This is a predicted structure of a 521-nucleotide part of an RNA (small-subunit ribosomal RNA, 5' domain) from an uncultured bacterium. The coordinates come from a structure-prediction model, not an experiment, and the mean pLDDT is 85. The full RNA is in RNAcentral, with records from ENA, Greengenes and SILVA.
[in-house]
Context: one part of a larger RNA
RNA sequence: GACGAACGCUGGCGGCGCGCCUAACACAUGCAAGUCGAACGGACACAUCCGACGGAAUAGCUUGCUAGGAAGAUGGAUGUUGUUAGUGGCGGACGGGUGAGUAACACGUGAGCAACCUGCCUCGGAGUGGGGGACAACAGUUGGAAACGACUGCUAAUACCGCAUACGGUGGUCGGGGGACAUCCCCUGGCCAAGAAAGGAUUAUAUCCGCUCUGAGAUGGGCUCGCGUCUGAUUAGCUAGUUGGCGGGGUAAUGGCCCACCAAGGCAACGAUCAGUAGCCGGACUGAGAGGUUGAACGGCCACAUUGGGACUGAGACACGGCCCAGACUCCUACGGGAGGCAGCAGUGGGGAAUAUUGCACAAUGGGGGGAACCCUGAUGCAGCGACGCCGCGUGAGGGAAGAAGGUUUUCGGAUUGUAAACCUCUGUCUUGUGGGACGAUAAUGACGGUACCACAGGAGGAAGCCAUGGCUAACUACGUGCCAGCAGCCGCGGUAAUACGUAGAUGGCGAGCGUUGUCC
Repeated sequence: GACGAACGCUGGCGGCGCGCCUAACACAUGCAAGUCGAACGGACACAUCCGACGGAAUAGCUUGCUAGGAAGAUGGAUGUUGUUAGUGGCGGACGGGUGAGUAACACGUGAGCAACCUGCCUCGGAGUGGGGGACAACAGUUGGAAACGACUGCUAAUACCGCAUACGGUGGUCGGGGGACAUCCCCUGGCCAAGAAAGGAUUAUAUCCGCUCUGAGAUGGGCUCGCGUCUGAUUAGCUAGUUGGCGGGGUAAUGGCCCACCAAGGCAACGAUCAGUAGCCGGACUGAGAGGUUGAACGGCCACAUUGGGACUGAGACACGGCCCAGACUCCUACGGGAGGCAGCAGUGGGGAAUAUUGCACAAUGGGGGGAACCCUGAUGCAGCGACGCCGCGUGAGGGAAGAAGGUUUUCGGAUUGUAAACCUCUGUCUUGUGGGACGAUAAUGACGGUACCACAGGAGGAAGCCAUGGCUAACUACGUGCCAGCAGCCGCGGUAAUACGUAGAUGGCGAGCGUUGUCC
């Protein structure tokens, strides 16, 4: 000098930041990923219309009949309407958290892939023909305490499956040209083979949103390599899928990644192996620099999601708020069986020297879905708490000597506190009250917020402490104590006049802080 700090004393305001470093310990509760009815069939509601019931008011009169048709209840159709459990689509692989593991192509940097993939997006090319069978929902029956099922029957689609067609693409084969880095790559021609699709909205034949195949791009990823990346030799040898080859499997793709066979290799004193420690970087702190230390917050990459293992779906995961299995733990149970995963945001217990609200809003920025309206968003924007940090401001200004009183000291003359106070004249930053009142938002829409800010009014009123004073080191006297009580970073003080202990006065330093402790330079 610095700090994600803590502790002691003290504490007025504002702005901007930061806030579990310990138990990757366990978690009550709420919220954190949904959306689309313009993909689909239903269900319910609403509106209109229709049918068969029902029979009031009223009218006629032959006083018990005839007309008349309301309320009500019920079935069906239609949709200009709304809601939505289910099927289906897209998104839940982003965003958010944590640093356990990892000494490794994990990260950083520089190359390579003639060995690769890429939903949505952009620019092109070519299509979108004709069929089929189901399964949910629903209805019925039924099992179970529940979680959740089972059977039978019906049904739609942009769900599923054949068929046709095939510009280009893929595979095979026969050629031509060019290039190269051992593999091979690019351009081009002929023949053969297999392979696509889905519709919806609408003011109605025009458009929009889609769908299929394909070329290119963009973006994002995958893989390989050079170099760099902590400590220990009181760790010296390590290795059988081990090292290489041939052939295959697998993958988007190379590869012992995996497998069969063959060979006997491969690494290591330029430190293998083993053990310990650790996420890496941009950066941060310090330093004249070289260097040393560090990796909170912000940004990039990686890894993880109760522990271990596994795959499914998908363009993308071996998936934090998905699935399956095993373990530990917690909870429910009718004992047969089930449910759960805060290292998301708040919050609780525990641990600890120590670290915040179970807040507001989607107004802005951004993300997901949707044609849109809009919905969702603990991302984010804000507010709350904390002097935790940095920065700024204030706690008044000018005048004022009878050098007041009081305190301290004294050689009793005085000295000092000290222009300090009182007193006089002012000011209004902050503050208090009243009124106005934003930018952030292009027409509308503001959580923040009646906030910031502005105007007016009131009154010095509401706002100073902490540490030190022997030397280092700025700042001295008195009293008490008497090697006691105590101080102390080092040297060292204290045994009767202690500037070193304690108190008082005075002084010095810093100041809403000041000291102490810890860590790094």